[in-house]
About this RNA: Transfer RNA from an uncultured Clostridiaceae bacterium, 73 nucleotides, folded computationally. Rfam family: tRNA. The family's RNA type in Rfam is transfer RNA.

RNA sequence: GCUGUUAUAGCUCAGGUGGUAGAGCGUCACAUUGGUAAUGUGGAGGUCACGAGUUCGAGUCUCGUUAACAGCU
Numbered sequence: 001g002c003u004g005u006u007a008u009a010g011c012u013c014a015g016g017u018g019g020u021a022g023a024g025c026g027u028c029a030c031a032u033u034g035g036u037a038a039u040g041u042g043g044a045g046g047u048c049a050c051g052a053g054u055u056c057g058a059g060u061c062u063c064g065u066u067a068a069c070a071g072c073u
Base pairs, nucleotide, nucleotide: 001072002071003070004069005068006067007066010025011024012023013022019056027043028042029041030040031039049065050064051063052062053061
């Protein structure tokens, strides 16, 4: 230098043929307990890496950029 894969909540990851984003763990509150732990219920937490394009509508499709990983020369 070229090619491919990946980028979504604090962490690990889903997200069908484009239709207003979820789970587990963690965290906070409450219930339960003599008190912890465990368990149960509820809440908060997201510019979907960044910028543009297509579309009535983009996490999803297209282009570019950045970063990580892998391969080739």